A computed fold for a 535-nucleotide part of an RNA from a metagenome, annotated as small-subunit ribosomal RNA, 5' domain. The coordinates come from a structure-prediction model, not an experiment, and the mean pLDDT is 81.
[in-house]
Context: one part of a larger RNA
RNA sequence: GGACGAACGCUGGCGGCGUGCUUAAUACAUGCAAGUCAAGGAGAAAGGGAGAUUUCGAUUUCCCGAGUAAACUGGCGAACGGGUGAGUAACGCGUAGGCAACCUGCCCUUGUGACCGGCAUAACAUUGAGAAAUUGGUGCUAAUACCGGAUAAUAUCUUGAAUACGCCUGUAUUUAAGAUCAAAGGUGCUUUUGUAGUGCAUAGGGAUGGGCCUGCGUUCCAUUAGCUAGUUGGGUAGGUAACGGCUACCCAAGGCGACGAUGGAUAGCUGAUCUGAGAGGGUGAUCAGCCACACUGGGACUGAGAUACGGCCCAGACUCCUACGGGAGGCAGCAGUAAGGAAUAUUGCGCAAUGGAGGCAACUCUGACGCAGCAACGCCGCGUGGGGGAUGAAGCACUAUGGUGUGUAAACCCCUGUAGGUAGGGACGAACGGCAUAUAUUCGUAAGGGUAUAUGUGUGACGGUACCUUCAAAGUAAGCACCGGCUAACUCCGUGCCAGCAGCCGCGGUAAUACGGGGGGUGCAAGCGUUGUCC
Numbered sequence: 001g002g003a004c005g006a007a008c009g010c011u012g013g014c015g016g017c018g019u020g021c022u023u024a025a026u027a028c029a030u031g032c033a034a035g036u037c038a039a040g041g042a043g044a045a046a047g048g049g050a051g052a053u054u055u056c057g058a059u060u061u062c063c064c065g066a067g068u069a070a071a072c073u074g075g076c077g078a079a080c081g082g083g084u085g086a087g088u089a090a091c092g093c094g095u096a097g098g099c100a101a102c103c104u105g106c107c108c109u110u111g112u113g114a115c116c117g118g119c120a121u122a123a124c125a126u127u128g129a130g131a132a133a134u135u136g137g138u139g140c141u142a143a144u145a146c147c148g149g150a151u152a153a154u155a156u157c158u159u160g161a162a163u164a165c166g167c168c169u170g171u172a173u174u175u176a177a178g179a180u181c182a183a184a185g186g187u188g189c190u191u192u193u194g195u196a197g198u199g200c201a202u203a204g205g206g207a208u209g210g211g212c213c214u215g216c217g218u219u220c221c222a223u224u225a226g227c228u229a230g231u232u233g234g235g236u237a238g239g240u241a242a243c244g245g246c247u248a249c250c251c252a253a254g255g256c257g258a259c260g261a262u263g264g265a266u267a268g269c270u271g272a273u274c275u276g277a278g279a280g281g282g283u284g285a286u287c288a289g290c291c292a293c294a295c296u297g298g299g300a301c302u303g304a305g306a307u308a309c310g311g312c313c314c315a316g317a318c319u320c321c322u323a324c325g326g327g328a329g330g331c332a333g334c335a336g337u338a339a340g341g342a343a344u345a346u347u348g349c350g351c352a353a354u355g356g357a358g359g360c361a362a363c364u365c366u367g368a369c370g371c372a373g374c375a376a377c378g379c380c381g382c383g384u385g386g387g388g389g390a391u392g393a394a395g396c397a398c399u400a401u402g403g404u405g406u407g408u409a410a411a412c413c414c415c416u417g418u419a420g421g422u423a424g425g426g427a428c429g430a431a432c433g434g435c436a437u438a439u440a441u442u443c444g445u446a447a448g449g450g451u452a453u454a455u456g457u458g459u460g461a462c463g464g465u466a467c468c469u470u471c472a473a474a475g476u477a478a479g480c481a482c483c484g485g486c487u488a489a490c491u492c493c494g495u496g497c498c499a500g501c502a503g504c505c506g507c508g509g510u511a512a513u514a515c516g517g518g519g520g521g522u523g524c525a526a527g528c529g530u531u532g533u534c535c
Base pairs, nucleotide, nucleotide: 001535002534003533004532006531007530008529009528010527013382014381015380016379017378018377019375020374021340026338027337028336030335031334032333035076036075037074039073040072047064048063049062050061051060052059053058083293084292085291092218093217094216095215096214097213098212099211102210103209107206108205109204110203111202112201113200115149116148117147118146124139125138126137127136128135129134155180156179157178158177159176160175161174162173163172164171165170185198187196188195189194219265220264221263226256227255228254231253232252233251234250235249236248237247238246268290269289270288271287272283273282274281275280295316296315297314298313299312318329319328320327321326346372348371349370350369354368355366356365357364358363385415386414387413388412395406396405397404398403419476421471423469424468425467429462434457435456436455437454438453439452440451441450442449443448479524480523481522482521483520484505485504486503490519491518492517493516494515500507501506
């Protein structure tokens, strides 16, 4: 000198864009953050209307509300998105490769098929247990829930054959025989038969996402020198999507290490970022990629995918409820609270846009996201006025008492109108999608459906914001640090080794340019200094 997720002191006008618990991975009140659905059965109520009865209080029937709400079975999603950095010195990450050792829901594409049957169960009704959470019995019912059979190959397995190739086990293709495995319907329009689009099963290919293996790189300590029994290798078996001591039994005695094993300490890694001419050094906030974690420890289930933040089970600590028998919970999601701390924000608005989940769609959900609020925390921009104006007012300070400085500074004259204020207008971000009509095209005998285009209709949280115009008015807007040398900038008074200053050298003991105040000056400026950290 530069930099900062900064803090502190004094000061503080506006805007744009960013950033904002670095400490206690401490504990959490409250609300919200993951739902959705032409599969299925069942199906309210409030309220309104009409009628009947009536002791005028009301009761009751039907219709609308409405096949709506809520609940249940089922499908998909919940493994994404969001948070944090505790652990981890590791194939965790980075980079370059490999899988002849692998998987991949939804999506795209190419084939084939979707036949015949069946048993239940929730909801519901009824009846128990319990304070509650919840739960038992009996009875009824549906499905794209579940089960059985048929069909069956370029799938899988077994046994053969041939060709091509290779990287050790082998791989790919063709072919023969045998064995094994499947399904689901609903919707629109026609009408009795079709058609359209969607869903279902199976097989091949693709895409995407993952899994595993390997070379190299990846902090400090030798005042850590030896470490290791599933340890190292093999055989057999199990297990996995898959290779493998991954696991089990048996056999052998190996394996690692001064090229630093083992142990200890510290730490998420990277793209990047800061600094520097570079080499290098530091950092790993925001943004992006990967990894790990979800009160602590362990475990599996479901599933294409988890050993699952807002799922389950067990144990533990803590908090809460309890009828003492037993139960409930997990903000390192967004806000917010307490605590800790030098220190870090609103219990805001909206799904209008982008993206995601479900759905044919309309749409619903979305604290992702888009916005707004708070904070000079940072960067950038603008303003606090412009021109004229005296041998130069007053005040103040200094003085060789003559004067000098503040100083064109002010007053005064003439202008301008940024920001802020008044009044009026007022966005871009909106593209889709739905519906209606028309045209073209495609499927279809037709009806009708799909696709594309055009026209019309409609959607904005921000926000009456940005922006534009108008009006008045210099009116509302400057501080902070420093002035002995380094280092730009000097005098007076007070103090008297005191009070104090100080980054280093050092100032202060009676004329202190170094302390405190005044005047003046210098530097930066809505900031200026100090402290901390890095280069």